[in-house]
């Protein structure tokens, strides 16, 4: 200098005028405060509130390497393993497939105790050809043709052997080499890999250039059922709480009111039982409405200490929107730069997604110069 990796931060500023919401103030004058890093998506986790609930189990849902952090988490930190990158680093639903069941499309001979399409061999058995010696061969010698079995050589690829090579596939039942063989093959051996046991290291996940055993038995899929471990009650601030009219309705007391009226009983009277408009007062529920919940909190900042870190502890300091049709806006000037994504609605911790432009720090690789 170039190319990159990771982390942190800002995300218009100042001034004037006119407005909006809330607070202080005497309903005044005047003064003060007023969106975000994501306020978003509402995807996780918690606080808070109401309802339900003895305990345990089933069902259902979630999480899923290990350790730690935290109020909690599916978050964060550190570590392990796997993959990617020369590297700084990045990514990972990453428990169990020798508990069981199931699936593995197409292609392919064969997809899990598999298989033989091309191919290799054809030792052995079979068939064909050749050579040689024998038998056939008799009373002696020689011995042809045909036949017969044998040895050797050559051929065929019929039985059969093989799985090295080719080929199919996402995946083909360890890899490389040497030996071996008819050809081959963990068939044998060496190294690598794998499994089991031991030993050592580590809290653990896991690791080991260590020792022994086993020629290898163990394909993939659990984001298929399933198994294992752990976690999970429901609804949500329109939660919920307090005050509480008018009108209507509920309960009670009194007045009217008792020698009253009506109904029933009864032949009738007395009697007995039930009911009766209206007025006054009291009680309770509850609607409108009002108030609270509501913003001081797992809070921010600084310093010190502990920890690799997430984070924790102590001390000091600060208070920073709280509405309820819902405020935070407009105009102008200057700043060389005209500025993205987007706006609180109970609160908090995360994750994810969106984002013009800019700043800072740490680190990596390559080249050059000294």
């Nucleotide at each position: 200098a170039g190319a990159g990796u990771c982390g942190g931060c800002c995300g218009g500023g100042c001034a004037a005028c006119c407005g909006c919401u809330c607070c202080c103030g005497u309903c005044a004058a005047g003064g003060g405060a007023g969106a975000g890093g994501a306020a978003a998506g509402u995807c996780c986790g918690g606080g808070c509130u109401c309802c339900a609930c003895a305990g345990g189990g089933c069902a259902g849902g979630g999480u899923g390497c290990c350790a730690g952090g935290u109020a909690a988490c599916g978050c964060c930190u550190g570590g392990g393993c796997g993959c990617c990158g020369c590297g700084a680093g990045g990514c990972g639903a990453c428990g169990g497939a020798a508990a069981g069941u199931g699936c593995c499309a197409c292609a392919g001979a064969g997809a899990a105790g598999a298989g033989a399409c091309c191919g290799c061999c054809g030792a052995u058995g079979g068939c064909c050809c050749g050579u040689c010696a024998g038998c056939c061969a008799a009373u002696u010698c020689c011995a042809a043709c045909a036949g017969u079995g044998g040895a050797c050589g050559g051929g065929c690829a019929c039985a059969g052997g093989c799985a090295a090579g080719g080929g199919u596939g996402a995946a083909a039942c360890g890899g490389u080499g040497c030996g071996g063989u008819a050809a081959g093959a963990g068939c044998g051996c060496a190294c690598c890999g794998c499994g089991c046991g031991g030993c050592g290291g580590g809290c653990a996940a896991c690791c080991g250039a260590c020792c022994g055993c086993g020629g290898c038995a163990c394909g993939g899929c659990a984001a298929a059922c399933c198994c294992c471990a752990c976690c999970c009650g429901g609804a949500g601030c329109a939660a919920g709480a307090u005050c509480g009219a008018a009108u209507a309705g509920g309960g009670g007391a009194g007045c009217c009111u008792a020698u009253g009226c009506g109904u029933g009983u009864g032949g009738c009277c007395c009697g007995c039982a039930c009911g009766c408009c209206g007025c006054u007062c009291c009680c309770g529920g509850g609607u409108a409405g009002a108030u609270c919940g509501c913003u001081g909190g797992a809070g921010g900042c600084g310093c010190a200490g502990g920890g690799u870190g997430a984070c924790c502890u102590g001390c000091g300091u600060c208070c920073a929107a709280g509405a309820g049709g819902a405020a935070u806006g407009g105009u102008u000037g200057c700043c060389u730069u005209c500025g993205a994504c987007a706006g609180a609605a109970c609160c908090c911790g995360g994750c994810u997604u969106a984002c013009a432009g800019g700043c800072c720090g740490a680190c990596u690789c390559u080249c050059c110069u000294u």